[in-house]
Context: one part of a larger RNA
RNA sequence: CGUCGAAUGUUGCAGGAACUCAUCCCUAGUACGAGAGGACCGGGAUGGACGAACCUCUGGUGUAUCGGUUGUCUUGCCAAAGGCAUAGCCGAGUAGCUAAGUUCGGUGCGGAUAAGCGCUGAAAGCAUCUAAGCGCGAAGCCGUUCCUAAGAUUAACAUUCAUUUGAGACUCCUUCGAGACUAGAAGGUUGAUAGGCACUAGGUGUAAGGCCAGUAAUGGUUUGAGCCAAGGUGUACUAAUUAGUCGAGC
Numbered sequence: 001c002g003u004c005g006a007a008u009g010u011u012g013c014a015g016g017a018a019c020u021c022a023u024c025c026c027u028a029g030u031a032c033g034a035g036a037g038g039a040c041c042g043g044g045a046u047g048g049a050c051g052a053a054c055c056u057c058u059g060g061u062g063u064a065u066c067g068g069u070u071g072u073c074u075u076g077c078c079a080a081a082g083g084c085a086u087a088g089c090c091g092a093g094u095a096g097c098u099a100a101g102u103u104c105g106g107u108g109c110g111g112a113u114a115a116g117c118g119c120u121g122a123a124a125g126c127a128u129c130u131a132a133g134c135g136c137g138a139a140g141c142c143g144u145u146c147c148u149a150a151g152a153u154u155a156a157c158a159u160u161c162a163u164u165u166g167a168g169a170c171u172c173c174u175u176c177g178a179g180a181c182u183a184g185a186a187g188g189u190u191g192a193u194a195g196g197c198a199c200u201a202g203g204u205g206u207a208a209g210g211c212c213a214g215u216a217a218u219g220g221u222u223u224g225a226g227c228c229a230a231g232g233u234g235u236a237c238u239a240a241u242u243a244g245u246c247g248a249g250c
Stems, first nucleotide, its partner, number of pairs: 001151001005161006014148004020048007032037001050105005058099004065092005070085006108144004116136004168246004172188005193239003196235005202228003209222005
């Protein structure tokens, strides 16, 4: 820019992805074979590599969530804290992201075939799968599976709305299941979108102060305490105000 002005939901021309390998068991120590050995066909199980999704489990990370601790400086001092030293060092660890973790996938079926195997059958009284005609037949081809998808200019379809001065969209703002920006998605008071707050999951591991015991270091008790990031549920306290622009046409 087009597709008759929009919103929502579809169809799928077409394009892409995937479609793998091995071992074991049964059939059966059967067919076959003098024996040694040892099947086709058919059925079942397990695993490898590969791929996708996910984070319940097992782990990793988690630059400041909790605790321990060294040196030093500061808050007048004790105590308690804070700064710096690679995040000072060390032990753990929520969300998220992850694999080594978990779950799932390759099947099956249909169609047309290749090599090959046939039926009928002449040219050529026979014979012949082929010349006319008709079958079977592969991990391969085309569908079926998954993804994108109407710029598929053949521009599709359905529903609703608008053309009654206006459906809808955008700007703007709160954001993240999105993200370089843009885009996308969730919302904008008829509101749980983010923050705050409450409760809670989970993490750390028994705070400070007081009391008790001990000369003291320290221990006990109050106490599974105190503190807590990204999690969950709830709650309008704060911020999504007000408004503007475009818009088929009339």

Large-subunit ribosomal RNA, domain VI from a soil metagenome, 250 nucleotides, folded computationally.
RNAcentral holds the full RNA, with entries from MGnify.
Its Rfam family is "Bacterial large subunit ribosomal RNA". Rfam links the family to the GO terms ribosome and structural constituent of ribosome.
Its mean pLDDT, the model's own confidence on a scale to 100, is 87.